[in-house]
RNA sequence: GGGCGGGUAGCUUAGCCAGGUAGAGCGCUUGACUGAUAAUCAAGAGGCCGGGAGUUCGAAUCUCCCCUCGCCCA
Numbered sequence: 001g002g003g004c005g006g007g008u009a010g011c012u013u014a015g016c017c018a019g020g021u022a023g024a025g026c027g028c029u030u031g032a033c034u035g036a037u038a039a040u041c042a043a044g045a046g047g048c049c050g051g052g053a054g055u056u057c058g059a060a061u062c063u064c065c066c067c068u069c070g071c072c073c074a
Stems, first nucleotide, its partner, number of pairs: 001073007010026004020057001028044005050066005
């Protein structure tokens, strides 16, 4: 330098192909239960999707540029 894949909640990740209010598990907070803790049950907080621009009524999703991580080729 070229090619491919990844970046979404504190962590691990689904959703992207085929555009339509962003989900799950664990963790966290509160409550129930218990003598107390754990487990279990219930409720809740927490992300507008790596950054920017474009297309569109509407973008995590499509297009372009950039940043970053991994693998391969040279």
This is a predicted structure of a 74-nucleotide RNA (transfer RNA) from an archaeon. Model confidence (mean pLDDT): 83 of 100. It matches the Rfam family "tRNA". Rfam classes the family as a transfer RNA. Rfam links the family to the GO term triplet codon-amino acid adaptor activity. About the family: Transfer RNA (tRNA) molecules are approximately 80 nucleotides in length.